[in-house]
Context: one part of a larger RNA
RNA sequence: UUGGGUGCAAAGCGUUUGUAGGUGGCUUUUUAAGUCCGUCGUCAAAUCCCAGGGCUCAACCCUGGAUAGGCAAUGGAAACUACCAAGCUGGAGUAUGGUAGGGGUAGAGGGAAUUUCUAGUGGAGUAAUGAAAUGUGUAGAGAUUAGAAAGAACACCAACGGUGAAAGAACUUUGCUAGGCUGACAUUGACAUUGAAAGGCGAAAGCUAGGGGAGCGAAUGGGAUUAGAUACUCGAGUAGUCCUAGCCAUAAAUGAUGGAUACUAGGCAUUGUGCAUAUCGACCCGUGCAGUGCUGUAGCUAACACAUUAAGUAUCCUACCUGGGGAGUAUGUUCGCAAGAAUGAAACUC
Repeated sequence: UUGGGUGCAAAGCGUUUGUAGGUGGCUUUUUAAGUCCGUCGUCAAAUCCCAGGGCUCAACCCUGGAUAGGCAAUGGAAACUACCAAGCUGGAGUAUGGUAGGGGUAGAGGGAAUUUCUAGUGGAGUAAUGAAAUGUGUAGAGAUUAGAAAGAACACCAACGGUGAAAGAACUUUGCUAGGCUGACAUUGACAUUGAAAGGCGAAAGCUAGGGGAGCGAAUGGGAUUAGAUACUCGAGUAGUCCUAGCCAUAAAUGAUGGAUACUAGGCAUUGUGCAUAUCGACCCGUGCAGUGCUGUAGCUAACACAUUAAGUAUCCUACCUGGGGAGUAUGUUCGCAAGAAUGAAACUC
């Protein structure tokens, strides 16, 4: 490589858009490239195979015959793939009526809490811990009342809930904006799917410049603990955490499960919406579509489990794996301000 695989053993790119390429709905027509059937040529002889014969047999030798397959020519077939032309509406889009939502982005506003400051009351502790101490306090703390300022985060509602491609996103409200679902009818007429390369987005930490800095808090120094304590614990505290602009591109980026389409028992719950029913009205009950969960049959699985949201049955495309270590290392290259990221071996060893 082939084969076999990728939830947990090695293995699904973090996610998405999309170029090339691959694959692709229904009906009719054309062509005959693939495909199928026939004929013919050729693929030296020997060898191999079959039949017959000759050495006493055999090995061996002689004669004759033949298949499969390849290539070329030629004559046909037209179901399938492909091509040509025309059409269709079921896939897909567009328009339209509704509808749910922490989807995105920019602005405005709000209250609770915390800390600090100012003023009052008050007068000895407070804070912390397993116990303490460092700390803080008669220069009036802690407590309490009133006022002011600042920054960050938004209790309850809250859910097994909703939304987004993922990362993620939750106080209230306004502007702009994207996508989904559903209903009936109209419209385009296969316009689809996957996707190498490439592009976009991408938690936290980190980096650059300028702001900001309440609380928390790597580093750091102090108090304890301890044999020691570069820790756990306590009291401080810088970067950071926040904002703006730009980098970085990684996570156990997880459902450890790539995407699309179709099919394959049920039961229960729930979200959005339609129909029907009911009603004064809203529910309830029944049912369709689209999600989100639990349970479970067939099937599948090494088992655990999965089970219409498949890890079942099939098709298409793509990424990846191939014993452990060495090693996600070395080297080269690309990217990055750097930190580093991406790509990525071998010797050797078991």
Source information
Small-subunit ribosomal RNA, central domain from Corymbia citriodora subsp. variegata, 350 nucleotides, folded computationally. The prediction has a mean pLDDT of 87. RNAcentral holds the full RNA, with entries from SILVA.